Context: one part of a larger RNA
RNA sequence: GAAUCAACGCUGGCGGCGUGCCUAACACAUGCAAGUCGAACGAGAAAGGGGAGCAAUCCCUGAGUAAAGUGGCGACCGGGUGAGUAACACGUGGGUAACCUGCCCGGAAGUGGGGAAUACCUCGGGGAAACUCGAGCUAAUACCGCAUGACAUCUUCGGGACGAAAGUCCUGACGAUCAAAGCGGGGUCGCAAGAUCUCGCGCUACCGGAUGGGCCCGCGCCCGAUUAGCUAGUUGGUGAGGUAACGGCUCACCAAGGCUUCGAUCGGUAACCGGCCUGAGAGGGCGAUCGGUCACACCGGAACUGAGACACGGCCCGGACUCCUACGGGAGGCAGCAGUGGGGAAUAUUGGACAAUGGGCGCAAGCCUGAUCCAGCCAUGCCGCGUGAGUGAUGAAGGCCCUAGGGUUGUAAAGCUCUUUCACCGGUGAAGAUAAUGACGGUAACCGGAGAAGAAGCCCCGGCUAACUUCGUGCCAGCAGCCGCGGUAAUACGAAGGGGGCUAGCGUUGUUC
Numbered sequence: 001g002a003a004u005c006a007a008c009g010c011u012g013g014c015g016g017c018g019u020g021c022c023u024a025a026c027a028c029a030u031g032c033a034a035g036u037c038g039a040a041c042g043a044g045a046a047a048g049g050g051g052a053g054c055a056a057u058c059c060c061u062g063a064g065u066a067a068a069g070u071g072g073c074g075a076c077c078g079g080g081u082g083a084g085u086a087a088c089a090c091g092u093g094g095g096u097a098a099c100c101u102g103c104c105c106g107g108a109a110g111u112g113g114g115g116a117a118u119a120c121c122u123c124g125g126g127g128a129a130a131c132u133c134g135a136g137c138u139a140a141u142a143c144c145g146c147a148u149g150a151c152a153u154c155u156u157c158g159g160g161a162c163g164a165a166a167g168u169c170c171u172g173a174c175g176a177u178c179a180a181a182g183c184g185g186g187g188u189c190g191c192a193a194g195a196u197c198u199c200g201c202g203c204u205a206c207c208g209g210a211u212g213g214g215c216c217c218g219c220g221c222c223c224g225a226u227u228a229g230c231u232a233g234u235u236g237g238u239g240a241g242g243u244a245a246c247g248g249c250u251c252a253c254c255a256a257g258g259c260u261u262c263g264a265u266c267g268g269u270a271a272c273c274g275g276c277c278u279g280a281g282a283g284g285g286c287g288a289u290c291g292g293u294c295a296c297a298c299c300g301g302a303a304c305u306g307a308g309a310c311a312c313g314g315c316c317c318g319g320a321c322u323c324c325u326a327c328g329g330g331a332g333g334c335a336g337c338a339g340u341g342g343g344g345a346a347u348a349u350u351g352g353a354c355a356a357u358g359g360g361c362g363c364a365a366g367c368c369u370g371a372u373c374c375a376g377c378c379a380u381g382c383c384g385c386g387u388g389a390g391u392g393a394u395g396a397a398g399g400c401c402c403u404a405g406g407g408u409u410g411u412a413a414a415g416c417u418c419u420u421u422c423a424c425c426g427g428u429g430a431a432g433a434u435a436a437u438g439a440c441g442g443u444a445a446c447c448g449g450a451g452a453a454g455a456a457g458c459c460c461c462g463g464c465u466a467a468c469u470u471c472g473u474g475c476c477a478g479c480a481g482c483c484g485c486g487g488u489a490a491u492a493c494g495a496a497g498g499g500g501g502c503u504a505g506c507g508u509u510g511u512u513c
Stems, first nucleotide, its partner, number of pairs: 001513004006509005013385006020377001021343001026341003030338003035073003040070002048061005080296003090220007099213002104209004109204003112146001114144002121136006152177003156173007182201008222268003229259003234256008271293004275286004298319004321332004349375001351374003357371001358369004388418004398409004422454001424449005432440001457502005462483003468497005478485002
């Protein structure tokens, strides 16, 4: 000098765009953050309104609505954090003849016929509660057989390619195994139940694609040798199991290997990268915001479901902690958004909206979305603007200095002539989104009005380093980045006048180059 997720001191007018718990991965009150589908299914209130009746009550409507249940898809995305991890975690380049992939796209085929349950509900029981047990009833795109079924899978056999072989791949045949679900709109027939045609959305098995992922490998990736040896599933083989898949991944047996001074092992530290800061560069430092990957979700462990998890707002077990309890037993997990306590030098609102972008569900209308878009707070950063412009010498008054003549503050002020950015008041009023829908927002912008009116500080002045005098003090009080100032004339302390620098900031401190 540059930089900063900064803090502190003094000061503070406006706007735009960013940023905002670096510390306790400490504990959390409260609200919200993941639902949706009646075009899969059975069932189905109440308030309110209207009517009848002396009334109890009943009927119509509300309404096939609300709430709940079965079922499907989603909840594995999105959002947070950086604890752990020195590792194929990440980066980069490859491999998978060793693999998977819901929804989506293309292709070609099918969707026949049956069965048994069960939730909700009703009745009864247990419990303080959380909840739970028994009996009974019922539906489905829920569940289970049967049929059909190959280009799918498997066995056997044959042919071909590669290969030393093991084997791998391609191909043909016999045989074996495995599917499914309906719903809605319209037309026709029918008294109806329903049948049938068509369209749409689905369903089943398969081939291919796209996307996403799993696994493997080369190279790169901090410090310590005051860490020199480490290793028994350890290294390899055979066989088996397991997985979507290769593999000591697991197991039985066999062999005795494997790693290491080109630093193994151990210890410390740390998420990694695109990038960011600095620097002429080489390099050094960093890894906030934004984007990619990884890991974690009170701590530890385990699996279930599923295309996908070993699953932040799922389940189970153990632990610590908090809460409820009728003491028998239960409930909870903000490193989601706000917010609270605590820690700290230090970091914001318990805000608005789904209008836009995107996501989930749905044929759709739509519903949900603290993702997101906005607003609020903070000079925390960057950028822009303003705090007025012109004129004005008797160089006014006052202050300060003085050799007492004067000098300086100083065109500075006053005065005169103007202007109105910003702020303020009144009016009009967007784009963003269009078929319609605007949180932001009566915002931005535009028009009008008033009046210089509402808007300047901070640090420094011995040298480095730009800027000097007077008074006070007297090695005191104090200053200080280094050198050093202060013991009676201190340009170095304190104050004043003057001056220099930067400016809505200016200084200090920390950190990096």
The part of an RNA shown here (small-subunit ribosomal RNA, 5' domain) has 513 nucleotides and comes from an uncultured bacterium.